Predicted 3D model of a 1659-nucleotide part of an RNA (large-subunit ribosomal RNA, half A) from Chitinophaga pinensis. Rfam family: Bacterial large subunit ribosomal RNA.
Context: one part of a larger RNA
């Protein structure tokens, strides 16, 4: 360490609950607000953080009501307190009601500053209180905000059309305007059609008609019917009368305009006119009464009892009673009779609503008749032009709205009726109103669910629009349960412990113990049993020794077989895709009078009701209700005829009908419109939110150690006729050098689960410029900015984030969940913006229907045909060699002719050989066609549902290709696909063979039979010697390897091998050559001679010779040896990286190779047995039986089933003596699953039979929540560094304290904006937090800290830009903007020094100042603005002189200290030797075109000026300013003693007290100062201030001075601030504006080592 079971721990699924949601119904309400709303801020409690309540009268406060004992909300505590004087609680009315928000005195950055007028509180200042002060508009009154519904302006795309433009999505989302409880519409210039109807709205229905329409995708009505509800009405004008104006006039009067009143209101016209005639009907507003309803209640029947079990009765059992109450709920388990309630019956002091009144008071409302005149809605109605609505898309386009241009009629009149005209009919436009049926629910309040139960139901059942992310619009969780009661563990015990456990107690239970019902599964243990260290493993299964046993069972060594799952796919272990495990969620679902089929019911030539109505036990049901709608008649283009009709001349012929079965509802299967089987896009469009990053621009501030060059100018000399020119100074110019901070980002290397979502080290460029940088503003998404890179615009840019349209679309991946049975395909064809989609047809399966055969085989017969093959003097076409020969070329021939040759082309012809998908004189097999017999049992047609259209091997025919492909294209066949077995060692199709299930039975098949491994070491004769070979292939060519069989030569006159001998001479042949002698090379009668034999030489060799050999002979030996041709089987050829291509071991007269012969083995085939299903026949009413038969299966059809959730009806079931769940055994079923029992568990739960679904998980990189693995493994954030000692404490590397060390020191030191918001200090504490441990923290708890006329802001100004009043512009929403007003980075503008605190100080204490204001007194006096003037006032660079502060040296002086011993002190070390604001003077210096004063004049300064400006002409010396004096008796640093406290024994704080104590020197260095000098690119604004007047005031009032008193709001002040407190998800090696700037080296802020002063960087 496996597997088994017991027992935990972990987790939080299951079950079972429900406070909360979801969808509804039926009544109400349909508004709240300047009397200040929604909505918030802050407070508000004895303690008090949250939510709730409420507002400084604050979990409340009057008072009328109801109520009747408790009460101070949630919320359990402690303590005060309140109530029968009637509380707390509930109901009307009132009362208060901080600030902020339309917000309303101005002004803001919401909850904030700051004003005016009256009045108090004090004579006044300043300070508080109250109460008024918004825009509009005459005023009444609005103004903001609210869920959805209304009206109206406005106005998308994505989609669809399989592409896209007209059209579609759709006048939809969306954005604005706006209103009411309902909007909107509305009483006919309608509709209809020869008949009629009589505002408007909804609803069924008409109808998916009739139309429209790229006649596409789609869009689609109206009238009549049938319901619901009903409702009528009023100016304008004629006419008349009044006031008022005007004109006019014979002054009677009369026109005309206006206002008012009266009169009038329509279409078979109607009114005014004139004539009659009468007070009728009707119907509103307030307001009483009246009944009534709503906001609080109130009574309310019945266990008298008894037993059981139990903690506990409401259960059981036995009994009793009520019921106009047996609805719900609750009570210790299930209750009609226990509470609370129901039925039922009663109630209001107040508000408030309805209803009804011959009740009071105010208002509106009408006839008849005649007609001559007279009115009856004009820039209309209509036209012309371009739009728009109407279903209607310009159409023949009527109707209606209108940007433009036009433009009648007046009742003898005009408009309508789908171009337009005629008749006819309807009706009277250009003015108004007008409930009710309809439409929706933020919200009340009563009910409802075959709705959901904490991953469900709203995001949200809990402090949830919370936490939290985001600059911002916005996004947006997770999180229920002790028990009947806290009876919430009193005490003891382990331990540092207030932690955790362990006794004990409590309870029915603590295995209910607060992490608390039930407690699964991942996963981590602990024990007992079996196995297991030479052994190979998709882990199971098949057989099995052993062990253990409660006798059910575990565990199981050995051996046989055995390459997950899903998904795509020709085809997957596959190294192709998906999953780490587990648990819970997770996908074909609803709607429709829609269309189709099939089955069940009613009815039936008929069949049915809708909307609505009534009724009722009430989202049901039931009864009307006949509008409509299929059906019953059809055929035509259509008049139409009509069981016919149409075509046609046709009484022809032929299409379509006729001989009837349909309709409603119910369910099942499919289409269709909607998301329509779930998840998934990259986009497109629309409101909106971002310039706190970043570009760029606008305003106003600020930074840039040092060092170096030496430009123009100028001066000086020299020069020149004068210029030029040249030399020296001088001078400080440069997108000028060098280099630091400062910005940037050259190379490297590191880092890449980082220190760090871009960095660090080294190293580089730029660094007075087009330079960097702070703060406050601006530009905004087809848009901005861009010195331009498609860069940048909040870690995101070829078009930013958010919401919305929305569930766009997605012919494309991906994933679809129980079971059993039955049948089983495709992967062809046509077509196609079509090739991985789809339409039709092929092939599947159900159902039905006819027919007794179409189907398929087999044999026979008769038959078409040109294919395999052959063939070619049979065609076309192509062709070897030959002969023989036209015609050509070349040669020859005296020039020509005539000729001749030729191994040269080469036609016919002739022999010979041969060729052909697109040649055939021939021609099979097979396949087809028909008959005819036999066997089989399929086949057709009609209806419903698919799927398939990506194939693929293997033979064979082919065609492409290389007669290449595991290639490609056809065609026949087969598998495989979708087929399990057995063989081929392993392998989709190759070989056997087609798996219904079980059998420790049997024969075989491919294929084997030595062992692995079942069966033959079988039986004959060969052959192989290569381990060839024994299942991948292996060539040309070699071969004296052997077998075999022909042919052929030599051999006893001696073959062949071998051995010994010999292999000679001319001659070194000749020639060449430096030399060639047999052997470089050339040459040839390679010849001769002598021999048995012997080349003018076969190799080897030498410079050449030499030398070994060979050929070729004799000896020897003694019998066969050669050559060559066919053949088996071998051999070399033969080279891929571990040995690794017989499956291995291993095999040699075989286990190997051929023959041949016989037993055996051997499958899921094939029989034997038993079961079990489908079909089908028969029997039977059925169950059933009997006989045959079938039973592989993907994609698909079809059929029967099992579980889960809810109902409904039933059993009047089960259950504290123990329900669901969980967890175990045991059994039943082909299964899905069921039945029973232990234990757990602790209150619900089933069985039948029907119904209804949110109905079944292994996969979607699936969703949410645990839990592994990786693993004690990486790491623990600058390599500036730690050691010792003591201390507190359980515990100390880290904490404190010392002492060493050690780092930084133009910073790691100090001060401040900004941002943070208590992190500041103190006590206590260590559970998280801290990268480790803590005793320690910036953590937790709790308590304290922050003090200002003078610093900063505010009450003072204005910049850039906002906001905006008039005023412009715009469908709306908005957009601009004089005046005004905000708005700092800028200008104005008064305080220093000690000293104190744990934790603040220019703020508190001292001490010395200053500014402004008010009264007082007192002198003096032209004052007085929002107007004029001036002043405030402004750039870059250089730079002399003076010389302050600060530092540093020296030198003096004080004070302590050192001297080895012992004394001195001249040496020496250390430390001090100081000092504000103001006041007072006005020196050094600096400045002369400066300053400063009076006069004259004077047209400009919008009026005025004495005041500036200008002209003048005159006088004076002013003006800045350090230093310096005082402040200053700092009794204050500093030294001495020092009582007395603490103490780590080293010391440390200390009241007190003494000294009064030392410079008012030198020298170095240099800020400032609106200075100065130069330059060209020419450098804000208002206010504060000064001075002038004008209106006005002028005894006042004001104004200057001077003293005195008294007065001087508000905000911020803590701490960090280069960082562990900001931005950066962190205590993150990053970022982040400005002063201050010690010493030694040095130019220097460089760089190295140090000071004050900090720190050792949390393992």
């Nucleotide at each position: 360490g496996g597997c088994a079971c017991a027992c935990g721990g972990g987790g939080g699924a299951u079950g079972c609950c429900u406070a909360g949601g979801c969808u509804c119904u039926c009544a109400g309400a349909g508004g709240c607000g300047a009397u200040g709303a929604a909505g918030g801020a802050c407070g508000u409690g004895a303690u008090a953080a949250g939510c709730u309540g409420c507002g400084a009268a604050a979990a409340g406060g009057u008072u009328c009501g109801g109520g009747g004992a408790g009460g101070a909300g949630c919320a359990a505590a402690u303590a005060u307190c309140u109530u029968u004087u009637g509380a707390u609680c509930c109901g009307g009315a009132c009362a208060u009601a901080u600030c902020c928000g339309a917000a309303u005195g101005g002004g803001g950055c919401a909850a904030c500053c700051u004003g005016a007028u009256a009045c108090a509180u004090u004579g006044a200042a300043g300070a508080u209180g109250u109460a008024u002060c918004g825009u509009a508009g005459a005023a009444a009154u609005a103004c903001g905000c609210g869920a959805a519904c209304g009206c109206g302006c406005u106005g998308a795309a994505c989609u669809g059309a399989a592409a896209c433009a007209u059209c579609u999505a759709a006048g939809u989302a969306g954005g604005c305007g706006u209103a009411g409880g309902a909007a909107g519409a509305g009483a006919a210039a309608a509709c209809a059609a020869u008949a009629g109807u009589g505002a408007u709205u909804u609803c069924c229905g008409u109808a998916g008609u009739a139309g429209u329409g790229g006649c596409g995708a789609g869009c689609g009505a109206a009238g009549u019917g049938g319901a619901a509800a009903u409702a009528g009405c009023c100016c304008a004008a004629a006419c008349c009368a009044u006031g008022u104006a005007u004109g006019u006039u014979u002054c009677g009067g009369c026109a005309u305009a206006u206002a008012u009143g009266g009169g009038g209101u329509u279409g078979u016209a109607g009114g005014g006119c004139u004539g009659c005639g009468a007070u009728a009907u009707u119907u509103g507003g307030u307001u009483g009464c009246u009944u009534u309803u709503a906001u609080a209640g109130u009574g309310g029947a019945a266990u008298a009892g008894g037993u059981u079990u139990g903690g506990a009765a409401a259960g059981g059992c036995c009994g009793a009673c009520c019921g106009u109450a047996g609805a719900g709920g609750g009570u210790g388990a299930u209750a009609g009779u226990c509470c609370c309630g129901u039925a039922c019956a009663c109630g209001a002091a107040a508000u408030a609503g309805a209803a009804g009144u011959g009740g009071a008071u105010u208002g509106a409302u009408a006839g008849c008749a005649g007609u001559a005149c007279c009115c009856u809605g004009a820039g209309u109605a209509g036209g012309g032009c371009g739009g728009g609505a109407c279903a209607u898309g310009u159409g023949a386009a009527a109707u209606c709205c209108u940007g433009u241009c036009u433009g009648a009629a007046u009742c003898c009149a005009c408009c309508a009726g789908a171009a337009c005209c005629a008749u006819c009919u309807g009706g009277u436009a250009a003015g108004g109103c007008u409930a009710a049926a309809u439409a929706c629910u933020c919200c009340u309040g009563a009910g409802a669910g075959a709705c959901c139960g904490a991953u469900a139901g709203u995001g949200a059942a809990c402090u949830a629009g919370u936490a939290c992310c985001g600059u911002g619009a916005g996004g947006g969780a997770a999180a229920g349960g002790u028990g009947a009661a806290a009876a919430g563990a009193a005490c003891c015990c382990u331990g540092a412990a207030u932690a955790a456990g362990g006794g004990a107690g409590u309870g029915a239970a603590a295995a209910a113990g607060a992490c608390c019902c039930u407690g699964a599964a991942a996963c981590c243990g602990u024990g007992u049993g079996u196995c297991u260290a030479c052994a190979a493993g998709c882990g199971g299964u098949c057989g099995a020794a052993g062990c253990c046993u409660a006798c059910g069972g575990g565990c199981g060594a050995c051996g046989g077989c055995g390459u997950g799952c899903c998904u795509u796919u020709u085809g997957c272990a596959u190294a192709a895709u998906g999953a780490u495990c587990c648990u819970a969620c997770g996908a074909g679902u609803u709607a429709c009078u829609c269309c189709u089929c099939a089955u069940u019911g009613g009815c039936a030539a008929g069949g049915u009701u809708a909307a609505g109505a009534a009724u009722u036990u009430a989202a049901g049901g039931u009864u009307c209700g006949a509008a409509g709608c299929c059906g019953a008649a059809g055929c035509g283009a259509a008049a139409g005829c009509g069981a016919g009709u149409c075509u046609g001349a046709a009484u022809a012929g032929g299409g379509c009908g006729c001989a009837u079965a349909g309709u409603c509802a119910g369910u099942g299967g499919g289409g269709g419109u909607a998301g329509a089987c779930g998840c998934g896009a990259a986009a497109c469009c629309u409101u909106g939110u971002g310039a706190u990053c970043u570009a760029c621009c606008c305003a106003u501030g600020g930074u840039c150690a040092g060092g170096u060059u030496g430009a123009a100018g100028u001066u000086c000399c020299g020069g020149u006729a004068a210029c030029a020119c040249g030399g020296a100074a001088u001078g400080g110019a440069g997108g000028a050098c060098c280099g630091a901070a400062c910005u940037g980002g050259u190379a490297a290397a590191c880092g890449u689960u980082g220190a760090a979502a871009a960095g660090u080290u080294u190293u580089c460029a730029g660094a007075u410029g087009a330079a960097c940088u702070g703060u406050g503003g601006g530009u905004a998404g087809g848009g901005g900015u861009g010195a331009a890179a498609g860069g940048c615009c909040a870690a995101u840019c070829a078009a930013a984030c958010u919401g919305g349209g929305a569930a766009a679309u997605a012919g494309c991946u991906c994933g679809u969940a129980c079971u059993c049975c039955c049948c089983g395909a495709a992967a062809u064809g046509c077509a196609u913006u079509u090739a991985g989609g789809u339409g039709c047809a092929g092939c599947g399966u159900u159902g039905a229907u006819a027919u007794a055969g179409a189907g398929u085989c087999u044999u026979a017969u008769a038959g078409a045909g040109g294919u395999a093959g052959a063939g070619c003097u049979a065609c076309u076409g192509a062709u070897u060699g030959g002969a023989c020969u036209a015609g050509g070329g070349g040669g020859c021939u005296u020039c020509a002719c005539c000729g001749c040759c030729u191994a040269c082309c080469a036609a016919a012809u002739c022999c010979u050989g041969a060729c052909a998908a697109a040649c055939u004189c021939c021609g099979a097999a097979u396949g087809c066609u028909a008959u005819a017999a036999g066997a089989u049992a399929u086949g057709a047609u009609c209806a419903g549902c698919a799927g398939u259209g990506a194939g693929g091997g293997u033979a064979u025919g082919g065609g492409u290709g290389c007669u290449a492909a595991g290639g490609u294209c056809c065609a026949u066949a087969u598998c495989c696909g979708a087929g399990a077995g057995g063989g081929a060692a392993a392998g989709a199709a190759c070989c056997c063979a087609g798996a219904c299930c079980a059998u420790c039975a049997g024969c075989u098949a491919a294929g084997g039979u030595c062992c692995c491994c079942a069966a033959a070491u079988a039986u004959a004769u060969a052959c192989u010697a290569a381990g060839u070979u024994g299942a991948a292939c292996u060539a040309a060519c070699g071969u004296u390897g052997u077998g075999c069989g022909g042919u052929u030569g030599c051999a006893u006159u001696g073959a062949c091998a071998g051995c010994u001998a010999g292999g000679a001479u001319g001659u070194u042949g000749g020639c060449u050559u430096g030399g060639a002698a047999g052997c470089a090379g050339c040459c040839a009668u390679u010849c001769a001679u002598u021999u048995a034999a012997a080349g003018a030489g076969u190799g080897c060799g030498u410079a050449a010779c030499a030398g070994c050999u060979c050929a070729c002979u004799a000896g020897u030996c003694g019998a066969g040896c050669g050559a060559u041709c066919g053949u088996g089987c071998g051999u070399g050829g033969a080279u891929a990286a571990u040995a690794a291509a017989c499956g291995g071991g291993c095999a040699u007269u075989a286990a190997g190779u051929a023959u041949a012969u016989u037993a055996c083995c051997g499958a899921a085939g094939c029989u034997a047995u038993g079961g079990a299903u489908u079909u089908u026949a028969c029997a039977g009413u059925a169950a059933u039986g009997u006989a045959a038969u079938c039973u592989g299966g993907u994609a698909g059809g079809g059929g029967a089933g099992c579980a889960u959730u809810c109902u409904a009806u039933u059993c009047a079931g089960c259950g504290u003596a123990g329900a669901a769940g969980g967890u175990g055994u045991g059994u039943g079923g082909u299964g899905a699953u069921g039945c029973a029992u232990g234990c757990u568990g602790g209150a619900g739960c089933g069985g039948a039979u029907a119904g209804a679904a949110a109905a079944g998980c292994a996969a979607a990189u699936g969703u949410a929540g645990g839990a592994a693995u990786g693993a004690g493994u990486a790491a623990c954030g600058a390599u500036a560094a730690u050691g010792c000692a003591g201390g507190c404490g359980a515990g100390a590397a880290a904490c404190c304290u010392g002492c060493a060390c050690a780092c930084c020191g133009a910073u790691a030191g100090a001060c401040u904006a900004a941002g943070g918001u208590u992190u500041c200090c103190u006590g206590a504490g260590c559970g998280a937090c801290g990268c480790u441990a803590a005793u320690c923290g910036g953590c937790u708890c709790a308590g304290g800290g922050u003090u200002a006329g003078u610093c900063g802001g505010g009450a003072c100004c204005u910049a850039a830009g906002g906001c905006g009043u008039a005023c412009c512009c715009g469908a709306a929403g908005g957009g601009g903007g004089a005046a005004g007003u905000c708005g700092a980075u800028g200008g104005a503008u008064a305080a220093c020094u000690g000293g104190u605190u744990a934790a603040u100080a220019u703020u508190c204490c001292a001490g010395u100042a200053c500014u402004u204001g008010u009264u007082a007194u007192a002198a003096c006096u032209g004052c007085g603005a929002u107007g004029g003037g001036g002043u405030g006032a402004c750039g870059g660079a250089g730079u002399g002189a003076u010389g302050a502060a600060a530092g540093a040296a020296c030198c003096g002086c004080g004070a302590a200290c050192u001297g080895a011993c012992g004394g001195a002190a001249u040496a020496g070390u250390u430390c001090g030797u100081u000092a504000a604001a103001g006041c007072c003077a006005g020196u050094a210096c600096c400045u002369a075109u400066a300053g400063a004063g009076a006069c004259c004049g004077u047209a400009g300064g919008c009026a005025a000026a004495u005041c500036c400006g200008c002209g003048g002409a005159c006088u004076u010396u002013g003006g800045g300013g350090a230093a310096g004096g005082u402040g200053a008796u700092a009794g204050u640093a500093c030294a001495g003693a020092g009582a007395g406290u603490c103490u780590u024994c080293g010391g440390a704080c200390a009241a007190u007290u003494u000294g009064a104590u030392a410079g008012u020197g030198u020298u170095c260095c240099u800020a400032a100062g609106g200075g100065c000098u130069u330059c060209c690119a020419a450098g804000a604004a208002a206010a504060a201030c000064c001075u002038c007047u004008a209106a006005g005031c002028u005894u006042c009032a004001g104004g200057u001075u001077a003293u005195a008193a008294c007065g001087a709001c508000u905000c911020g002040u803590a701490c960090c601030g280069c960082a562990a407190a900001c931005c950066g998800a962190c205590a993150c090696a990053g970022g982040u504006a400005g002063u201050c700037a010690a010493g030694g080296a040095g130019a220097g802020a460089a760089u190295c080592c140090u000071a004050a002063g900090g720190u050792g960087c949390u393992c």
The sequence was found in a public genome assembly. The organism belongs to Chitinophaga, within Bacteria.